[in-house]
Formats: sequence, structure tokens, C1' cells
RNA sequence: CUGAACCGCGCGGGAGAGUGCUCUCGAUUCGGAUUCCGGACCGAGAGACGCCGAAGGAGCAACCGCCCCGGAAUCUCUCAGGCGCAAGGGACCGCGCGGGGCGC
Repeated sequence: CUGAACCGCGCGGGAGAGUGCUCUCGAUUCGGAUUCCGGACCGAGAGACGCCGAAGGAGCAACCGCCCCGGAAUCUCUCAGGCGCAAGGGACCGCGCGGGGCGC
């Protein structure tokens, strides 16, 4: 001096799986009715079952290494998380900035 790997921040992109069922509460509306009962839609919460994998976690392994041993996935599992729209999260990819400094 430098766009190696790697790390952080910002922006953009970013999938999958229940428009399900039961119960409770609230709001709106319709019908009957003395308090009350029933139906429809929406919102929130809880439960059971079913399902998804791309936060995290765990397992095996191609492979790699300093080969005692260790590191290892988008594979597998689903503890966690998630499953109408929206929001949120989101491995990974691209760009920018900063650090870094393989290398010259």
C1' cells in the first nucleotide's frame, strides 16, 4: 500500500407450515324474549391435535487440520421458535462504511 479470510454496523432482497378444532372474554349485528337464550362476523387469551425449519440448540457425516484429538452443513431431530393477512423474526445473498491485515 492492499476489496484475502474473518468481525461489527447500516440499507435492500429473503422461504416453509392450520383462512383448521374446542373453550373463555370483549365489541358489532340479527331473531325471539320480563331477567335471558340462540346465530353470524371480528379481536384477544388458553388448550389439544396436525404441520414447518432458514434465529438459537442438538446429532451424524462428506471433508479438513497441528490427525492423541479437534473443527465441520442448507443433511437429520424438533428442546426452543414458528404455521390465515399484517407485524415481528429470519439462515443466506448483494451493496456501502468501519475494523482487520492474507499478500506485495